[in-house]
RNA sequence: ACGCGCUGGCGGGGCUCGGUGAAAUUCCGAACCGGCGGUGAUCCACGCUCGACGUGGUAAGCCCGCGACCCGGACGGCUCUGCCGCCCGGUGGACCUGGUGAGAAUCCGGGGCCGACGGUGGGGGAGCGGUUCGUCCGCACCCCCGACAGUCCGGAUGGGAGACAGCGCGC
Numbered sequence: 001a002c003g004c005g006c007u008g009g010c011g012g013g014g015c016u017c018g019g020u021g022a023a024a025u026u027c028c029g030a031a032c033c034g035g036c037g038g039u040g041a042u043c044c045a046c047g048c049u050c051g052a053c054g055u056g057g058u059a060a061g062c063c064c065g066c067g068a069c070c071c072g073g074a075c076g077g078c079u080c081u082g083c084c085g086c087c088c089g090g091u092g093g094a095c096c097u098g099g100u101g102a103g104a105a106u107c108c109g110g111g112g113c114c115g116a117c118g119g120u121g122g123g124g125g126a127g128c129g130g131u132u133c134g135u136c137c138g139c140a141c142c143c144c145c146g147a148c149a150g151u152c153c154g155g156a157u158g159g160g161a162g163a164c165a166g167c168g169c170g171c
Stems, first nucleotide, its partner, number of pairs: 002170007010162001016030004031151002033115002035066004043057005048051001061113002070090004075085004095111005117154003121145005127139004
């Protein structure tokens, strides 16, 4: 150094201005953001046999994969209509164009596109409970209208791809 095991902490960014409206960081016009591994013609450093060279570092939201969310199944545990743990499977977004060049999915220019689940406002009716008796407050029901989240709130002080460090064993 490599392989296996254990432990530890670490491990995601973003609404500013204007418009409409009763209400919008949710719509509209502009604005803003980009997890992890791989690949890799930029670029940087070093080396030499000076090359379409080698080594190291570095370069993709939309190229190949992974993760979060959601769904299904197996197994185990428990205080067992369920909950928790763990494993397996499924689902799961987005790119064109011009240039350079031997070569562009990654470089340079231009124009595009994408982003889990749940939540969110108002009016009317009849009712129950409370009440400081106020056309006041709360609860659940029915009806009508409305507004739609990558960025707000929540699950989440969670989980996690993984990068790193330490220890043990093997080699």